Predicted 3D model of an 85-nucleotide RNA (c-di-GMP-I riboswitch aptamer) from a Mollicutes bacterium.
Its mean pLDDT, the model's own confidence on a scale to 100, is 79.
The organism belongs to Mollicutes, within Bacteria.
Rfam family: c-di-GMP-I riboswitch aptamer. Rfam describes the family as follows. GEMM was predicted in a large-scale screen for bacterial structured RNA regulatory elements.

[in-house]
RNA sequence: ACAGAAUAAGGGCAAAGCUACCGAAAGGUAGCGGCGCAAAACUAAAGGGGCUAAGGAGAUCCAUUUAUGUCAGCCAGUUGCAAUC
Numbered sequence: 001a002c003a004g005a006a007u008a009a010g011g012g013c014a015a016a017g018c019u020a021c022c023g024a025a026a027g028g029u030a031g032c033g034g035c036g037c038a039a040a041a042c043u044a045a046a047g048g049g050g051c052u053a054a055g056g057a058g059a060u061c062c063a064u065u066u067a068u069g070u071c072a073g074c075c076a077g078u079u080g081c082a083a084u085c
Stems, first nucleotide, its partner, number of pairs: 004085002012037002017032006035073001041078003047075002049071003055066003
């Protein structure tokens, strides 16, 4: 220096839930909160997958369908910190 493993001190992040706001929804932002996380950091306009369906299609209402919306705390990819082995 590279690869791997277990641990997590100092410190970091923050699930559900509640409140406010944005959004058609999924979902997001802020505050409280703390289930967990050694990548719970970044990547969704080109890996897979999940969620939603405003608009479109469905002659018409509806069922249904569709991402240009969304999820990185589903897998994946990229980058990276301290100590020990």